[in-house]
RNA sequence: CAUUAAUUAAAUACUUUUCGUCGUAUAACGUCGGGGAUAUGGCCCGAAAGUCUCUACCAAGCUACCGUAAAUAGCUUGACUACGCAGGUUUUUUAAAAGUUC
Numbered sequence: 001c002a003u004u005a006a007u008u009a010a011a012u013a014c015u016u017u018u019c020g021u022c023g024u025a026u027a028a029c030g031u032c033g034g035g036g037a038u039a040u041g042g043c044c045c046g047a048a049a050g051u052c053u054c055u056a057c058c059a060a061g062c063u064a065c066c067g068u069a070a071a072u073a074g075c076u077u078g079a080c081u082a083c084g085c086a087g088g089u090u091u092u093u094u095a096a097a098a099g100u101u102c
Base pairs, nucleotide, nucleotide: 011101013100014099015098016097017096018095019087022084023083024082025081026056031047032046033045034044035043041066042065050057058078059077060076061075062074063073064072
């Protein structure tokens, strides 16, 4: 150290649900089609793709650009969803709640 046996063992126990943090996924991203607006504008609808992945694929703000045309660009901030590990310190303390059990 391992195994077996005996004894002790209601708590550092087990189950389910929930919570927030963290991690993974995805970059809340890129592509295509149809329609629409036009410097007081720059949007709407749809499709596929992306994830060992269901869902989502947007919002707000700032800056630029386009001299009226058909096309937007950069940056910042903010989620949801799926899965996973663990649960700081103090309060008699399991993260919280409910349930189960010699």